[in-house]
Molecule: transfer RNA
Organism: bacterium
RNA sequence: GGACGAUUAGCUCAGCUGGUUAGAGCGUGCGAUUCACAUUCGCAAGGUCACUGGUUCGAAUCCAGUAUCGUCCA
Numbered sequence: 001g002g003a004c005g006a007u008u009a010g011c012u013c014a015g016c017u018g019g020u021u022a023g024a025g026c027g028u029g030c031g032a033u034u035c036a037c038a039u040u041c042g043c044a045a046g047g048u049c050a051c052u053g054g055u056u057c058g059a060a061u062c063c064a065g066u067a068u069c070g071u072c073c074a
Stems, first nucleotide, its partner, number of pairs: 001073007010026004019057001028044005050066005
């Protein structure tokens, strides 16, 4: 220098062919249960969907560019 892939909650990850409100598990907070802890159950908080621009009535999703990380080639 080139090719490909990834980037979504604190962590690990789903999210189909563009369309209702962006989700799960773990973790965190509160409550119930217990003499107390653990377990279990309930509720809640937590997101600029990496960034910029474009297409579209409508974008996490499509397109272009940028950034970071990974694999391969030279």